Small-subunit ribosomal RNA, central domain from an uncultured bacterium, 351 nucleotides, folded computationally. The RNAcentral record of the full RNA draws on ENA, Greengenes and SILVA. The coordinates come from a structure-prediction model, not an experiment, and the mean pLDDT is 88. It matches the Rfam family "Bacterial small subunit ribosomal RNA".
Context: one part of a larger RNA
RNA sequence: UUGGGCGUAAAGAGCUCGUAGGCGGUUCAGCAAGUCGGCUGUGAAAGUCCGAGGCUCAACCUCGGAAUUGCAGUCGAUACUGCUGUGACUCGAGUCCGGUAGAGGAGAAUGGAAUUCCCGGUGUAGCGGUGAAAUGCGCAGAUAUCGGGAGGAACACCAGUAGCGAAGGCGGUUCUCUGGGCCGGCACUGACGCUGAGGAGCGAAAGCGUGGGGAGCAAACAGGAUUAGAUACCCUGGUAGUCCACGCCGUAAACGAUGAGUGCUAGGUGCAGCGGGUAUUGACCCCUGCUGCGCCGUAGUUAACGCGUUAAGCACUCCGCCUGGGGAGUACGGCCGCAAGGCUAAAACUC
Numbered sequence: 001u002u003g004g005g006c007g008u009a010a011a012g013a014g015c016u017c018g019u020a021g022g023c024g025g026u027u028c029a030g031c032a033a034g035u036c037g038g039c040u041g042u043g044a045a046a047g048u049c050c051g052a053g054g055c056u057c058a059a060c061c062u063c064g065g066a067a068u069u070g071c072a073g074u075c076g077a078u079a080c081u082g083c084u085g086u087g088a089c090u091c092g093a094g095u096c097c098g099g100u101a102g103a104g105g106a107g108a109a110u111g112g113a114a115u116u117c118c119c120g121g122u123g124u125a126g127c128g129g130u131g132a133a134a135u136g137c138g139c140a141g142a143u144a145u146c147g148g149g150a151g152g153a154a155c156a157c158c159a160g161u162a163g164c165g166a167a168g169g170c171g172g173u174u175c176u177c178u179g180g181g182c183c184g185g186c187a188c189u190g191a192c193g194c195u196g197a198g199g200a201g202c203g204a205a206a207g208c209g210u211g212g213g214g215a216g217c218a219a220a221c222a223g224g225a226u227u228a229g230a231u232a233c234c235c236u237g238g239u240a241g242u243c244c245a246c247g248c249c250g251u252a253a254a255c256g257a258u259g260a261g262u263g264c265u266a267g268g269u270g271c272a273g274c275g276g277g278u279a280u281u282g283a284c285c286c287c288u289g290c291u292g293c294g295c296c297g298u299a300g301u302u303a304a305c306g307c308g309u310u311a312a313g314c315a316c317u318c319c320g321c322c323u324g325g326g327g328a329g330u331a332c333g334g335c336c337g338c339a340a341g342g343c344u345a346a347a348a349c350u351c
Base pairs, nucleotide, nucleotide: 003323004322005321006320007305008304012319014202015201016200017199021195022194023193025089026088027087028085029084030083031082033081034080035077036076037075038074039073040072041071042070048066049065050064051063052062053061054060092192093189094188095187096185097184098183099182100181104178105177106176107175108174109173110172111155116150117149118148119147120146121145122144126137127136163170164169207248208247209246210245211244212243216242217241221237222236223235224234259318260317261316262315263314264313267296268295269294270293271292272291273290274289275288276287277286300307301306324351325350326349333344334343335342336341
């Protein structure tokens, strides 16, 4: 619980597509369902309200009127909503054409630096590590240094409040396949749109299954320190894992802690992409349009902080969500999952 809200107090689903539904641009004609008006019927009586009357008054009772906000029928109105029209339109949306930036996605190939390991050379007693040490490695020749080889993972500089993507996210180079955006033309379609309960797909890390791979790093584990203790922080090792293929999981401070769409409402400044004007030898400068990413700020808004044309301002449409703290995102049930667990989601009790 016809209310008020959701950046930080409780509250925006992690993201997208999309079914039903809700909502929907300009204009013409028709209909008259919604809507508005008249009339008729009905809307029992009592009760209620108003007026009058009867019990000495009142309560109470009687009479008259109103009301009964409704429903049905009928006759009208046509601004708005709706419906109908192989009616019309172009500014919303989309298509086409010409350009264009980009770590957008998938697959394949390939490069150099570095770490580690192996082989060989030089070379000798230490190396490593820390606050200090020790465990550890080393005369069976380590560390250091030179040459050769193997293998895996990640791509220094460029690199940027930079770019791309719906979000998660994306960074060496090349090739193949492929999605989206932006700018310009204004040729075409002619409202084809927005949102979206259910539903479907995507979804970091960790984790799981099968098979590979394994250099470095590193939960667990072992040892050395520290300490009163030290199941830690520090050190030496080290297995899952991290990597690949396929299949699951479906969660995050999945954050802008801010749902999506449309319109309106001062400016200044920087970066990225594309145009127009002016100008020129010219890619410069100057003026200007659109898109994206930032900062500052007016009106306004906000409990304040702050937000402020990328709104948290002013409005509309649709969805999701909140309703004191704990119990609890738990129990039970259901659905999903191999499992871990996920989704949905209470109550007693207590303050």